The RNA shown here (transfer RNA) has 73 nucleotides and comes from a bacterium.
RNA sequence: GCCGAUGUAGCUCAGUUGGUAGAGCAAUGCUUUCGUAAAGCAGAGGUCCGCGGUUCGAUCCCGCGCAUCGGCU
Numbered sequence: 001g002c003c004g005a006u007g008u009a010g011c012u013c014a015g016u017u018g019g020u021a022g023a024g025c026a027a028u029g030c031u032u033u034c035g036u037a038a039a040g041c042a043g044a045g046g047u048c049c050g051c052g053g054u055u056c057g058a059u060c061c062c063g064c065g066c067a068u069c070g071g072c073u
Stems, first nucleotide, its partner, number of pairs: 001072007010025004019056001028042004049065005
């Protein structure tokens, strides 16, 4: 330099042939216990990597970037 893949909650990952997003773990609070752990319950936590385009509407489609990983040279 060229090609490809990935980017979503603190972490690991789903998701939708376009209609304003979920799980597990972690953290927090509560119950239980003399206390801790374990167990159970609850609520919270997200400008879906950035900018533009298409569309009534974009996490999803298109373009250009950025980051990470892999391959080729």

Its Rfam family is "tRNA". Rfam classes the family as a transfer RNA. The sequence was found in a public genome assembly. The coordinates come from a structure-prediction model, not an experiment, and the mean pLDDT is 82.